The RNA shown here (c-di-GMP-I-GGC riboswitch aptamer) has 82 nucleotides and comes from a Nitrospirota bacterium.
[in-house]
RNA sequence: UUCGAAAAAGCUAAACGCACCGUGAGGGGCGGGCGGAAAGCAACGGAUCUUAAUUUAGUUAAAGACAGCCGGGCUGCCGAAA
Numbered sequence: 001u002u003c004g005a006a007a008a009a010g011c012u013a014a015a016c017g018c019a020c021c022g023u024g025a026g027g028g029g030c031g032g033g034c035g036g037a038a039a040g041c042a043a044c045g046g047a048u049c050u051u052a053a054u055u056u057a058g059u060u061a062a063a064g065a066c067a068g069c070c071g072g073g074c075u076g077c078c079g080a081a082a
Base pairs, nucleotide, nucleotide: 001081002080003079004078011036012035016031017030018029020027021026034068040074041073044071045070046069048065049064050063051062
C1' cells in the first nucleotide's frame, strides 16, 4: 500500500419485548441477536422520514431525525499478500 479466503483476540448489535425521554421522525437503558471488517467518529452532498408550538395563512421554505440507505471526509483492531 492492497485485500478480507481461512484462523484468532476483542468490538458492535437489526427485528422484537419491558419501562423512560421527545409533538414526531427518533433517542438513550436492560434483555435479545438479524447482521457488520469500519455497523468507529462526524449531517458535507444526495435519498428517506418528522413537525407540536410559532406564523394571518401556506409552501419545494424553516427547524429537526437518520452514519445499520448511497457518495465523500477523519481515525482505527486482527489477519493475509506485496
The sequence was found by an Rfam model in a public genome assembly.
Lineage of the source: Bacteria > Pseudomonadati > Nitrospirota.
The prediction has a mean pLDDT of 77.